[in-house]
RNA sequence: UGAGCCAGCCGGGUGACCGCGGCGUCUCCCCCCCCGGGGGUUUCGCUGAGGAAGGUCGGGGCUCCACAGGGAAGGAUGCUGGCUAGCGGCCAGUCGGGGCGACCCGCAGGAAAGUGCCACAGAGAACAGACCGCCGAUGGCUUCGGCUUCCUUAGGGAAUCGGGGCACAGGUGAGGGUGAAACGGUGCGGUAAGAGCGCACCAGCGGCCGGGGCGACCCGGUCGGCUAGGCAAACCCCAUCCGGAGCAAGGCCGAACAGGGAGAGGGCGACCCGUCCGUGGACACUCCCAGGUAGGCCGCACAGAUGGAUGGUCACCCAUCCGGAUCCCCGCAAGGGGCCGGUGGACAGAACCCCGCCUACAGGCCGGCUCACCGU
Repeated sequence: UGAGCCAGCCGGGUGACCGCGGCGUCUCCCCCCCCGGGGGUUUCGCUGAGGAAGGUCGGGGCUCCACAGGGAAGGAUGCUGGCUAGCGGCCAGUCGGGGCGACCCGCAGGAAAGUGCCACAGAGAACAGACCGCCGAUGGCUUCGGCUUCCUUAGGGAAUCGGGGCACAGGUGAGGGUGAAACGGUGCGGUAAGAGCGCACCAGCGGCCGGGGCGACCCGGUCGGCUAGGCAAACCCCAUCCGGAGCAAGGCCGAACAGGGAGAGGGCGACCCGUCCGUGGACACUCCCAGGUAGGCCGCACAGAUGGAUGGUCACCCAUCCGGAUCCCCGCAAGGGGCCGGUGGACAGAACCCCGCCUACAGGCCGGCUCACCGU
């Protein structure tokens, strides 16, 4: 100098004017007859979004409902240790993967419990499989030759031994080919050809032993059969945890109309019952009651709501980007800086509260580290 990695922070500032919500104060008006309270208006003062207020994913507080105990079902979580009120969070580590590295990523229990699945291609996809290829020792067919024995219709035939051929039965998983994956790798032996078939070394797995670590796990030795495929984000198994609903939770007050009860009935009652006397009922009047609707208050906060305020304009400054005739500074120059003019600030906005996670975000500040090249 260039390219990267990790962590933390900020996310426009000041002033003037205008405007909005909340609280207090002041002026005046209106309403409920008064009391006490409510509404509007006005003066002044104080105060008024975020790092994510977002998604509503996890946990908790708070509230109501349910609940003897145990089990099942269902759901969540899933390497180890610690932190935390708690979590699916955080920190440190282990293992696996990626990067030259700083460092990053992981939905990381069990596939030698059981069941299931493994597309396409391919002969064959899980106690596998003969398509090509190789072999064909053995058996079969065929051909040539030898010798002996037997039979004979005298041509020969059968048995037997040896050589060759065919690739029929069959053998073979070394080689080719298909595939994400074809049932350890290399070498020597072995074989008809081959093969862990045998052996040596290596890889991997399991048992046992020793050492280190709280632990996940790591290191070493020894033995074994020679080899065990993948998928649990398929069912399943194992371990741990889990009651439901949510501030429209919930609590208090509580009209009007309708309903229930009691009272007063002196007179007049237009209603119903009755032929009448009449007394009874209903309505009208007064008082009381339950229910908990409309509505109000609380829940509710050092912002805070009945659909929701936290904003706008101007000036200067700052980051950014664009342009610049003259002028000033640096430079040989290209160019850079000063200066001037213009541009101009993302994602997004509380609604019961808190702790986390995830997601969005223009631009900027600061610290630590890695790699490459150059100079000394």